[in-house]
RNA sequence: GGGGAUAUAGCUCAGCUGGUAGAGCGAUACGUUCGCAUCGUAUAGGUCGUGGGUUCGAGUCCCGUUAUCUCCACCA
Numbered sequence: 001g002g003g004g005a006u007a008u009a010g011c012u013c014a015g016c017u018g019g020u021a022g023a024g025c026g027a028u029a030c031g032u033u034c035g036c037a038u039c040g041u042a043u044a045g046g047u048c049g050u051g052g053g054u055u056c057g058a059g060u061c062c063c064g065u066u067a068u069c070u071c072c073a074c075c076a
Base pairs, nucleotide, nucleotide: 001072002071003070004069005068006067007066010025011024012023013022019056027043028042029041030040031039049065050064051063052062053061
């Protein structure tokens, strides 16, 4: 220098042919208990890496760019 993969909640990850974002774990509150744990219920938590574009509508499509991983090439 060239190719590929990944980036979404605190963590691990889903998200279908574009229709307006979820699960598990965790956190907090309440119930249960003498108390803890377990279990149950509820709540909070997101500019979907980032900047643009297309579209009535983008996590999803297009272009640029950043970070990490990986393969190839070059130099030594």

Annotation: The RNA shown here (transfer RNA) has 76 nucleotides and comes from a Clostridia bacterium. It matches the Rfam family "tRNA". It is annotated as a transfer RNA. Rfam links the family to the GO term triplet codon-amino acid adaptor activity. Its mean pLDDT, the model's own confidence on a scale to 100, is 81. Taxonomically the source falls in Clostridia (Bacteria, Bacillati, Bacillota).